About this RNA: The prediction has a mean pLDDT of 82. Transfer RNA from a Candidatus Gastranaerophilales bacterium, 73 nucleotides, folded computationally. Its Rfam family is "tRNA". From the family's description: Transfer RNA (tRNA) molecules are approximately 80 nucleotides in length. The family's RNA type in Rfam is transfer RNA. The source organism's lineage runs through Bacteria, Bacillati, Candidatus Melainabacteria and Candidatus Gastranaerophilales. The sequence is in RNAcentral, with records from ENA.

RNA sequence: GCGCUCGUAGCUUAGUAGGAUAGAGCAAAGAUCUCCGAAGUCUUAGGCAUGGGUUCGAUUCCCGUCGGGCGUA
Numbered sequence: 001g002c003g004c005u006c007g008u009a010g011c012u013u014a015g016u017a018g019g020a021u022a023g024a025g026c027a028a029a030g031a032u033c034u035c036c037g038a039a040g041u042c043u044u045a046g047g048c049a050u051g052g053g054u055u056c057g058a059u060u061c062c063c064g065u066c067g068g069g070c071g072u073a
Stems, first nucleotide, its partner, number of pairs: 001072007010026004019056001028044005049065005
């Protein structure tokens, strides 16, 4: 360089042959509890790598870019 593949929350991830408010665990914050903590319980915040295209509608399809992995010379 070329080919394939992956990119979703701080971390690990589910999902989608286009349509629901994008879910979960851990972590975080607050409340409750306690003499104080921990644990437990309740609540909250936080995300589709990025730019464009197609479409009534894109996390999902197409193209480019960026980054990771594998293969090849």